Background
The prediction has a mean pLDDT of 81. Predicted 3D model of an 88-nucleotide RNA (transfer RNA) from Nitrososphaerales archaeon TH5888. Lineage of the source: Archaea > Thermoproteati > Nitrososphaerota > Nitrososphaeria > Nitrososphaerales.

[in-house]
RNA sequence: GCGGGAGUCGCCCAGCUUGGUCAACGGCGUAAGACUGAGGCUCUUAUCCCUUAGGGGUUCGUGGGUUCAAAUCCCAUCUCCCGCACCA
Numbered sequence: 001g002c003g004g005g006a007g008u009c010g011c012c013c014a015g016c017u018u019g020g021u022c023a024a025c026g027g028c029g030u031a032a033g034a035c036u037g038a039g040g041c042u043c044u045u046a047u048c049c050c051u052u053a054g055g056g057g058u059u060c061g062u063g064g065g066u067u068c069a070a071a072u073c074c075c076a077u078c079u080c081c082c083g084c085a086c087c088a
Base pairs, nucleotide, nucleotide: 001084002083003082004081005080006079007078010028011027012026020068029047030046031045032044033043034042048057049056050055061077062076063075064074065073
């Protein structure tokens, strides 16, 4: 340099093909509660931000585009992995 793959909410990991009810399955962790003599296990709820609530805002490596609507489609780009090529 060429080709292919990957990047998601603290961590892991789905979702992408076929756009929509996705703050984004599930697990772990964390917090509170239940249970217990006290724990563990188990169960319930919560766990991006704002809000008493209803609701609102922002987000899927980064930037842009298409669209009424993008994690998902398109373009560029960054990082990592694999293969090939090149080479002292």
Rfam family: tRNA. Rfam describes the family as follows. Transfer RNA (tRNA) molecules are approximately 80 nucleotides in length.